Predicted 3D model of an 85-nucleotide RNA (c-di-GMP-I riboswitch aptamer) from Paucisalibacillus globulus DSM 18846.
RNA sequence: UCUAUACAAAGGCAAACCUGUUGAAAGAUGGGGACGCAAAGUUACAGAUCCAAAGCUUUAGGCUUUGGAUGGCUGGACUACAUAG
Numbered sequence: 001u002c003u004a005u006a007c008a009a010a011g012g013c014a015a016a017c018c019u020g021u022u023g024a025a026a027g028a029u030g031g032g033g034a035c036g037c038a039a040a041g042u043u044a045c046a047g048a049u050c051c052a053a054a055g056c057u058u059u060a061g062g063c064u065u066u067g068g069a070u071g072g073c074u075g076g077a078c079u080a081c082a083u084a085g
Stems, first nucleotide, its partner, number of pairs: 002085004012037002017032006035072001041078003045075003048070010
């Protein structure tokens, strides 16, 4: 430096749910709480999904555009502990 995550060791993060704040919503965030995670660290570039508005339509379904969200949906990019090769 690259690959891998079988055995360990030190640790780390924190789902659902409850609650405070915030947002039109999706959601975000503080506290509690642990389902799990070898990148469940960072990053909205690509796909996918979700929300809102407008438009179209074979009409409560679908499609397009715009704006927003999701990194614990997937891929990519960047960074990284330990052990083994």
Of the family's consensus pairs, 95% are formed in the model. The coordinates come from a structure-prediction model, not an experiment, and the mean pLDDT is 86.